[in-house]
RNA sequence: GGGCCUGUAGUUCAAGGGCAGAACAAGCGGCUCAUAACCGCCAGGUUGAACGUUCGAAUCGUUCCAGGCCCA
Numbered sequence: 001g002g003g004c005c006u007g008u009a010g011u012u013c014a015a016g017g018g019c020a021g022a023a024c025a026a027g028c029g030g031c032u033c034a035u036a037a038c039c040g041c042c043a044g045g046u047u048g049a050a051c052g053u054u055c056g057a058a059u060c061g062u063u064c065c066a067g068g069c070c071c072a
Stems, first nucleotide, its partner, number of pairs: 001071007010024004018055001027041004048064005
């Protein structure tokens, strides 16, 4: 330098055009002499950035950024 893949909550991941979700973690409460475990509740997101397509974009297109793999 070229090609491919990935980027979504604190973490691991769903959602592949039509209301952004789950589990775990955190917080609060219950249980316990107490802690852990267990049970319940609650909050948490400019979907890496910009632009475009569309009535509507996390999702499609272009460029860039970061990480990974391969080739040179």

Predicted 3D model of a 72-nucleotide RNA (transfer RNA) from Spirillospora sp. The RNAcentral record of the sequence draws on ENA. Its mean pLDDT, the model's own confidence on a scale to 100, is 84. The source organism's lineage runs through Bacteria, Bacillati, Actinomycetota, Thermomonosporaceae and Spirillospora. Its Rfam family is "tRNA". From the family's description: Transfer RNA (tRNA) molecules are approximately 80 nucleotides in length. By type it is a transfer RNA.